[in-house]
RNA sequence: AGAGUUUGAUCAUGGCUCAGAUUGAACGCUGGCGGCAUGCUUUACACAUGCAAGUCGAACGGUAACGCGGGGGCAACCCUGGCGACGAGUGGCGAACGGGUGAGUAAUACAUCGGAACAUGUCCUGGAGUGGGGGAUAGCUCGGCGAAAGCCGGAUUAAUACCGCAUACGCUCUGAGGAGGAAAGCGGGGGACCUGGUGACGGGCCUCGCGCUGCAGGAGUGGCCGAUGUCGGAUUAGCUAGUUGGUGAGGUAAAGGCUCACCAAGGCGACGAUCCGUAGCUGGUCUGAGAGGAUGAUCAGCCACACUGGGACUGAGACACGGCCCAGACUCCUACGGGAGGCAGCAGUGGGGAAUAUUGGACAAUGGGGGAAACCCUGAUCCAGCAAUGCCGCGUGAGUGAUGAAGGCCUUCGGGUUGUAAAGCUCUUUUACCUGUGACGAUAAUGACGGUAACAGGGGAAUAAGCUCCGGCUAACUUCGUGCCAGCAGCCGCGGUAAUACGAAGGGAGCUAGCGUUGUUCGGAAUUACUGGGCGUAAAGGGCGCGUAGGCGGUCCUAAUAAGUUAGAUGUGAAAGACCUGGGCUUAACCUGGGAAGUGCAUUUAAGACUGUGGGACUAGAGGAUGAGAGAGGAAAGUGGAAUGACAAGUGUAGAGGUGAAAUUCGUAGAUAUUUGUUGGAACACCAGUGGCGAAGGCGACUUUCUGGAUCAUAACUGACGCUAAGGCGCGAAAGCGUGGGGAGCAAACAGGAUUAGAUACCCUGGUAGUCCACGCUGUAAACGAUGAAUGCUAGAUGUCGGGGAGGAUACUCUUCGGUGUCGCAGCUAACGCAAUAAGCAUUCCGCCUGGGGAGUACGGUCGCAAGAUUAAAACUCAAAGGAAUUGACGGGGGCCCGCACAAGCGGUGGAGUAUGUGGUUUAAUUCGAAGCAACGCGCAAAACCUUACCAGCUUUUGACAUGCGGAUUAUGGGUUUGAGAGAUCAGAUCCUUCGGUUCGGCCGGAUCCUGCACAGGUGCUGCAUGGCUGUCGUCAGCUCGUGUCGUGAGAUGUUGGGUUAAGUCCCGCAACGAGCGCAACCCUCAUCAUUUGUUGCCAUCAGGUAGGGCUGGGCACUUAAAUGAAACUGCCGAUGACAAGUCGGAGGAAGGUGGGGAUGACGUCAAGUCCUCAUGGCCCUUAUAGGCUGGGCUACACACGUACUACAAUGGUGGUGACAACAGGAAGCGACGGGGCAACCCUGAGCGAAUCCUCAAAAGCCAUCUCAGUUCGGAUUGUUCUCUGCAACUCGAGAGCAUGAAGUUGGAAUCGCUAGUAAUCGCAGAUCAGCAUGCUGCGGUGAAUACGUUCCCGGGCCUUGUACACACCGCCCGUCACAUCAUGGGAGUUGGUUCUACCUUAAGCCGGUGCACUAACCGUAAGGAGGCAGCCGACCACGGUAGGGUCAGCGACUGGGAUGAAGUCGUAACAAGGUAACCGUA
Repeated sequence: AGAGUUUGAUCAUGGCUCAGAUUGAACGCUGGCGGCAUGCUUUACACAUGCAAGUCGAACGGUAACGCGGGGGCAACCCUGGCGACGAGUGGCGAACGGGUGAGUAAUACAUCGGAACAUGUCCUGGAGUGGGGGAUAGCUCGGCGAAAGCCGGAUUAAUACCGCAUACGCUCUGAGGAGGAAAGCGGGGGACCUGGUGACGGGCCUCGCGCUGCAGGAGUGGCCGAUGUCGGAUUAGCUAGUUGGUGAGGUAAAGGCUCACCAAGGCGACGAUCCGUAGCUGGUCUGAGAGGAUGAUCAGCCACACUGGGACUGAGACACGGCCCAGACUCCUACGGGAGGCAGCAGUGGGGAAUAUUGGACAAUGGGGGAAACCCUGAUCCAGCAAUGCCGCGUGAGUGAUGAAGGCCUUCGGGUUGUAAAGCUCUUUUACCUGUGACGAUAAUGACGGUAACAGGGGAAUAAGCUCCGGCUAACUUCGUGCCAGCAGCCGCGGUAAUACGAAGGGAGCUAGCGUUGUUCGGAAUUACUGGGCGUAAAGGGCGCGUAGGCGGUCCUAAUAAGUUAGAUGUGAAAGACCUGGGCUUAACCUGGGAAGUGCAUUUAAGACUGUGGGACUAGAGGAUGAGAGAGGAAAGUGGAAUGACAAGUGUAGAGGUGAAAUUCGUAGAUAUUUGUUGGAACACCAGUGGCGAAGGCGACUUUCUGGAUCAUAACUGACGCUAAGGCGCGAAAGCGUGGGGAGCAAACAGGAUUAGAUACCCUGGUAGUCCACGCUGUAAACGAUGAAUGCUAGAUGUCGGGGAGGAUACUCUUCGGUGUCGCAGCUAACGCAAUAAGCAUUCCGCCUGGGGAGUACGGUCGCAAGAUUAAAACUCAAAGGAAUUGACGGGGGCCCGCACAAGCGGUGGAGUAUGUGGUUUAAUUCGAAGCAACGCGCAAAACCUUACCAGCUUUUGACAUGCGGAUUAUGGGUUUGAGAGAUCAGAUCCUUCGGUUCGGCCGGAUCCUGCACAGGUGCUGCAUGGCUGUCGUCAGCUCGUGUCGUGAGAUGUUGGGUUAAGUCCCGCAACGAGCGCAACCCUCAUCAUUUGUUGCCAUCAGGUAGGGCUGGGCACUUAAAUGAAACUGCCGAUGACAAGUCGGAGGAAGGUGGGGAUGACGUCAAGUCCUCAUGGCCCUUAUAGGCUGGGCUACACACGUACUACAAUGGUGGUGACAACAGGAAGCGACGGGGCAACCCUGAGCGAAUCCUCAAAAGCCAUCUCAGUUCGGAUUGUUCUCUGCAACUCGAGAGCAUGAAGUUGGAAUCGCUAGUAAUCGCAGAUCAGCAUGCUGCGGUGAAUACGUUCCCGGGCCUUGUACACACCGCCCGUCACAUCAUGGGAGUUGGUUCUACCUUAAGCCGGUGCACUAACCGUAAGGAGGCAGCCGACCACGGUAGGGUCAGCGACUGGGAUGAAGUCGUAACAAGGUAACCGUA
């Protein structure tokens, strides 16, 4: 410090996710030791048991228990407070501390800084006292009640308990004279003196100590007040009657509405009151570079609470965790009458929960309470136990050791790796274990920890390693298994038979007594942006203005102030923590000393620049005055012409209207058309213009009236009066609503006609609201420049509108202010683009945004008559959604161009019959493949057997075929033949023959056989694992690269443009310059000629011969055969073009602009085809999915399709006639001549391995006849007789003769081929082949028609445009319906929480009143009084009750939409002009 993820790729926006740190954690696997920490985050849920607050006999009466002493008694034992002590009790102090928890509390709290009207036990200091009396009471005892808890009564008793009296330095009150108000003693020691007592002894007295009383001061502590700060919600906007203030009184320790009476009507709130939700606050802790964000365990400070609610008492202090009273819930005891209790103390239990420890030891230390002290108490505390919960430290060994052992894994089978790792050898002993010594903590005593830490000795490598990961992010890879299954996954995503992503193994990477997962917080995230973001198109400028609060604000002053600001000082900012620097534990964690810091707050001093404030001036901002011109600015009234419609009349006749085409509609009752007149409503052609005006919406005939604003010129006047603008107020298109008018045209709804599969649409004919006016409402629009307002600054060029100035005087030029456009520099921007009218550079203010969907929706509020508007969420869900630009592809976008693409023609297919292929069906099998073009007379250039892969049956198992090992033999090969069998095969007989080399050895090569093992074999699967080959776009003209340049980049340029071409062919231009693969050419063939050669070819000339014939001699001229050459290049001329490329015409030429044809197929596309040509990975079978054989099947047959053949006839059939080809083939062959047969064919067999012989006859042609018929057309089908091939023609061959004589009379929609020697038509040959050709491949004969042209269909090329497509239009994608799941809104109601108001009731309690009952201390001789206290009454009040509201939550029949789900239904709305451009608002 970044990375992954939207795309085919790119940039930017933007979310999601990851790497880091953290933790009171939990879970999984694993686990050696030690130190230091930490340990119920959940039910403030309920608690058994034990302990957690007592102490003082030196306050007191005393003596229940124990011990000692004394006495009695033989003893047992009894007596004795005399002593140590002390249960219970009176009394004092403490119990208000310490310990726990965080429920409540958003301020009666906390933090920081201040303040004045207070209190204070114990403690300290000062000074003053402590004299003299009295009456009770608990205990104990007696009696009574009760189950118990406990209670009542009688008698008796003490005090430092209680009450008077005296005194009063301070103190309090006061009328300033005066009045009032205290106390307690206890203990130690003691010489003389006094005193009581018979004595023991006691007291006085002296002294010391501890107490006690009153006062003042201090320290510390506590109470109160103020300021500032302290979470979220405005879908909480108004709250408040003791409320705010005053006067008086009461009350309190104390100020105060704290309380009461009276008076006034205030107080708080947009700087967020009130209400709701949440929460203890802080020092700190975690994170972060910081600013911040999150948090408030342990430790420390403060607060609050103690089963829930209320209350007071005592006391210095409480409204009291281990006190009291009352009410409530719960638990326990009970004799049913009544009682008892409160672990949020320490342990512990149950429960809850993912989850959190021992019913331990000790007061040794530190501290606390009591006490004079000894001492007692102390679950505070100190220790120990449990837990890897965290942090820190240590160890599990070290060195050497290569044949790189074995084993594992992988392998290209060579090897590699695990791996110096192990073993082995040599060492060491930290830890652990055993033995011994043995602390500090306590400087004198006292040690729970603890025989612990530590130290010494001993033996022995001995006691000690796991976890996660290995597709990218992210370090680390292979094999096997699995086969969209099982599973993984933080994000992207893996898995559908070759998974580095699942599971296992080997290997590797990382961390390490831990590792990983899950959760939390911060970070990364500049993703809430103060530091530090944005708003034209990505989310985001309010529809527009006026203006309130607020925010911001021009120049000068010798001037004032000091709120902000700046600097200094002082106080504070607890300790701990963090930081720096020392020290102590072996180190570290940990502990500890010191320092700095603590960015803060307060007080104070100073400064006076800047901001603010007060004062004084100014004119540049703003306003105002005068003059001038421009304008669809607004409102009202009036006027006008054109056009549409209606009505009336005339002329006139059969149509009109409308459409893609029609129909509905109108018209013979006279339409449309035309003429004239009348009427009514609405809108204002031309002018008209990126022209004008207005804040926006918006404004368009003309005239008048009223009226707003802006501009220019001039520069007298005011003197900052300004800018922006939350709330607020106003304006605000269209549609819509209300009331009343109006209504020509247009026109939602609606009706009809069309279109269509449907058509609730688009088109047509009608047509109502509405559109218009007046008044009122609504308040929204893609209300857009998708661009808030204001001010200043920052190159230019060029239009235009309104003014002014200067020059020149007809044009015009220069300049200035204000508006409105275009282009463009700098700059900005993701890019597109913006660019003085900024989206540039700055300032001020307002509004708004924070992933997509859910949703501008629900609920609530406000507004509205309604429609609805406005404000505005969440659950849930996705990993994207979106912007700009790029390259493609596509478009029922555009331009240019091409092609038998259309058109123009000729002939077909589709109808018939047959052949053939396919589908389907059938079958034991009908083997398999091919599937739009680009499968279907295709693989198959030949299925009777074979082929053959299929089926049935039979049969073989190292195999029909190959290699190797082991063994045997030397072979063998062929003929004839017997038996069994369907055959394969098996078992024989017989005859002929007997490999080569040789070292003579079965020794070698070779061969055969046997058995076994390796292996063979597979037309079994996967063409979506592959090679090769092929099809197709397409013989279309394209496809790319290097360097340079442009762009952030993908990419662009080049390759685009202007011409031209069949062509990216060539020329010109150009930030491009070159190059490659394609095109063309080079190759073959045909067409012309030349040369060479001349048999088997040819025969002009010469000669011979024949019935005839190159037949013969001869010749090679011609034809021809082959070889080599020539020839054609827009070369020449003219025109055109740009002086180009080229095009057009012409000449010559056999051929002319590529001369015809062929071969030749760029980068790539289709996961195109083929594993059944071949090759090949993987998988599968191995007595079978391999091999062999017989028979069957591939030939089936209701049917459908493709491709052909033959026809339907006269351009023909039949008969006759008889001439002319080329390619090609021929030895198990072609087969002549001759003969036979009606024919297929047969017999014979000349010649020929072929320019020699043969196939070989060509056919269309010509002549005659038939005369339009199902025929003398057509030939299917069938019968029968034959022929040929073949081992064999039944399934299932071809052919011939005779007989039979089907459909068919030119073929619907649709569709195919062809542009010249082509189509059409005619025959011939060949491959395959024993035989079989309507197929295929070739060959020649005869031989046309048409092309205006490129609008349209199809395909293609280039440029451009749009795009939401990129698997690329066979794309993408929307909505209803149906099904499943999920969350959510409404919902009659229902359940519960919380809160408010009114009223009722009133426990305990304090306060007030009364107090004739009762009553010790004081007064009084007494009666009685003062005082006290029960009781009663009243006010307040918790819980409770009644009634009515507010608010929140749960459930809820039914219901609404939403989201998600691989294959459902219906359509096709959007994206291209998406086939009616889309979208916004409204009905």